THF (Tetrahydrofolate) riboswitch aptamer, 112 nucleotides, folded computationally. The sequence was found by an Rfam model in a public genome assembly. Its Rfam family is "THF (Tetrahydrofolate) riboswitch aptamer". Rfam's curators write: Tetrahydrofolate (THF) riboswitch was first reported for Ames et al. as an RNA motif in 5' untranslated (5'-UTR)regions of folate transport and biosynthesis genes in Firmicutes genomes.
[in-house]
RNA sequence: UUCAGAGUAGAAGGCUAUGCGUAAAGUGCCGAACCGGACGGGGAGUUGCCGGUCGGACGAAAAGAGGAUGCGAAAGCAUGCUCUUGCGAUACAGCCUUCGCAUCCCGCUGAC
Numbered sequence: 001u002u003c004a005g006a007g008u009a010g011a012a013g014g015c016u017a018u019g020c021g022u023a024a025a026g027u028g029c030c031g032a033a034c035c036g037g038a039c040g041g042g043g044a045g046u047u048g049c050c051g052g053u054c055g056g057a058c059g060a061a062a063a064g065a066g067g068a069u070g071c072g073a074a075a076g077c078a079u080g081c082u083c084u085u086g087c088g089a090u091a092c093a094g095c096c097u098u099c100g101c102a103u104c105c106c107g108c109u110g111a112c
Stems, first nucleotide, its partner, number of pairs: 002111004010099007018091002020088003029056003033053005041106004062085005068079004
């Protein structure tokens, strides 16, 4: 000098646990809008990524059991509560798997 490689934040999926919602919040979708953040060990860093705000369009799965209160002569009705099984592009955490510096410069490891 040339070639090859390692490593991050994080992302996706699966499992488990605990919650939230099921009286619909959340998630997801759209935005030449506003604000902020992160991006291998160092530096720079986007038209990419993430979060918040605002605006817009859309939009769902409940079932069973127990008990309480009120009304009622009773049958029963109404309204909360608790539990179980589900459901939700639901939240967070742990574990596993896969992917993984936009890009540029330097550095690290190996070979020539």